A computed fold for a 685-nucleotide part of an RNA from an Acutalibacteraceae bacterium, annotated as large-subunit ribosomal RNA, domain II.
Lineage of the source: Bacteria > Bacillota > Clostridia > Eubacteriales > Acutalibacteraceae.
Model confidence (mean pLDDT): 85 of 100.
Context: one part of a larger RNA
RNA sequence: UCCGGCGAGUGUGUGUAACUAGCGAGGUUAAGUACCUAAGGUACGGAGCCGUAGCGAGAGCGAGUCUGAAUAGGGCGUAUGAAGUUAGUUGUACACGACCCGAAACCGGGUGACCUACCCAUGUCCAGGAUGAAGUGGAGGUAAAACUCCAUGGAGGUCCGAACACACGUCUGUUGAAAUAGCCGGUGAUGAGGUGUGGGUAGCGGAGAAAUUCCAAUCGAACCCGGAUAUAGCUGGUUCUCUCCGAAAUAGCUUUAGGGCUAGCGUUGUCUUAGAUUACCGGGGGUAAAGCACUGAACGGGCUAGGGGCCGAGAGGUUACUGAACCCUAUCAAACUAAGAAUACCGGAUAAUCGAUGGACGGCAGUCAGACUGCGAGAGAUAAGUUCCGUAGUCAAAAGGGAAAGAGCCCAGACCCACAGCUAAGGUCCCUAAUUACAGUUAAGUGGAAAAGGAUGUGGAAUUGCACAGACAACCAGGAUGUUGGCUCAGAAGCAGCCACUCAUUAAAAGAGUGCGUAAUAGCUCACUGGUCGAGUGAUUCUGCGCCGAAAAUUCAACGGGGCUAAACUGUAAACCGAAGCUUGGGAUAUGUAUCUUUAAGGUAUGUAUGGUAGGAGAGCGUUCUUUGCGGGGUGAAGCAUGAGCGGAAGCGCGUGUGGACUUCAAAGAAGUGAGAAUGCCGGA
Repeated sequence: UCCGGCGAGUGUGUGUAACUAGCGAGGUUAAGUACCUAAGGUACGGAGCCGUAGCGAGAGCGAGUCUGAAUAGGGCGUAUGAAGUUAGUUGUACACGACCCGAAACCGGGUGACCUACCCAUGUCCAGGAUGAAGUGGAGGUAAAACUCCAUGGAGGUCCGAACACACGUCUGUUGAAAUAGCCGGUGAUGAGGUGUGGGUAGCGGAGAAAUUCCAAUCGAACCCGGAUAUAGCUGGUUCUCUCCGAAAUAGCUUUAGGGCUAGCGUUGUCUUAGAUUACCGGGGGUAAAGCACUGAACGGGCUAGGGGCCGAGAGGUUACUGAACCCUAUCAAACUAAGAAUACCGGAUAAUCGAUGGACGGCAGUCAGACUGCGAGAGAUAAGUUCCGUAGUCAAAAGGGAAAGAGCCCAGACCCACAGCUAAGGUCCCUAAUUACAGUUAAGUGGAAAAGGAUGUGGAAUUGCACAGACAACCAGGAUGUUGGCUCAGAAGCAGCCACUCAUUAAAAGAGUGCGUAAUAGCUCACUGGUCGAGUGAUUCUGCGCCGAAAAUUCAACGGGGCUAAACUGUAAACCGAAGCUUGGGAUAUGUAUCUUUAAGGUAUGUAUGGUAGGAGAGCGUUCUUUGCGGGGUGAAGCAUGAGCGGAAGCGCGUGUGGACUUCAAAGAAGUGAGAAUGCCGGA
């Protein structure tokens, strides 16, 4: 990992609802007794229980009663009369292990110190070598000592080093030779030493040279059995089929937030007769936009009380300072509104459309982590595949087609079959089903990523200058005089700077000067004018499509690829392709209507419906056993194998072989009743 077997909503009691059956203003027995018994059944038993009357805390009263002073009012009842009760089955609730498996733990009673910790008793062990304390003897020395030397001596948690004990390091080993070892080194080795035997201390405890260390490979509280199926708002698992309907991820409360309860939303039954949308009519509103009358904010100006400065002894005056209020112009606001939509919401008669979608009362749920997209707001940074609301959609619980590929986007809702047709979104050069024509645009591979900003790219529309009395551009010529304007200045002459109604003259025209230049002049040039040339040439605004701006991590990698100058973009026209959509033909199931026979879960015609998680409802298949009945079987039962059989599914049959003794079917009943999952259990490969 696979195969086989086993493996999870059960039982009792009591409520409650539906259905079935009995009796019915009644229904019913319990314990027990008697009888017959194989299990068990029958009869008796009315004690009790439920119902037939309620109200009150109660005494109590009673179609009334309670409150109350009340005959009032009010509450709960009565009425038109009234249906219950006992069983069974099923759903569900509660109590119990209560669908199954799963803790860590808690408590009780025992078993352990043959491991290990410490202690007690009694034994035993430590090769060899080294060092040489005290003491002692002798000699020297002294008054005597001290002291010195030489011997002797043999102390020490002394030294080196085997046994023995330990465990500091590397390596090996790591499904090991070994659930802690091996090799090579290492430390202690007369001591707080090692070790044998016997004994002691016990879990709410012992022991501990103290590490949460040890107490039998177990230790922040041993092990075994029991309470015990502890509890688990948690995780996992929960076994056949088909049909109908089909959610929620919200509110309130919660030591509540991954749990619950009630409501909301689902389903099912009974009763009832409403309901939805649009048009129309009647309502209230204070949002968007807008506005500034209010509350505030806020730009510029005017006018002005007051304040400050100055003058004044004061009165007062004055002010190139400040400045409330007021007025004018222009503005802003979720917590501003005089005024105010569209939608939405509420109510209503009529009409159209829909066609049971509404309401009430019961049974049974599930849901309380939601996700994204568009629109309207908050939070955030007008960040997030962010968060929190509202609103619509999709996913969740939805397959199919498109978006290369994609839960939430676009189209569209799959009952089944078909080698039939039409369409949607999206497409029609090839991959790849299907395309042509016309009018424009783009030259950037733009298309096929991006901003502020920038630009004689190019198309369209418009406004306005100049222009055959010759424009724009280019070329030729002129561009002067008073004057070096005045001032300033070392100088200032058109051209450092300042001043000026910047004037005037000659002129075709020429600034008291547009730049370059000089120390200042000079010089070059421009404005302006004439000529040559001969037809358009400038400026501005709006707009279509392009250009630059444009840097990323493994080649192309920002069309899905090839490739495309259309096979790109804008528009017009006509085709086609394209889905499980729609249509056509056939079929299944449910249901409405009509009709026919005839009462049936019937036939015929016709219409409608049939995606689905949690979940509700319905109808079936199969397994084991029991009862009854018809049967089958050595002329071969069950089981097993095999074969293109039948049925809407679960499933069912038949033939053949194998097998060698039981067993199908029908109607009922009862369940240890269906396996793929539980790191399931047991066995096998």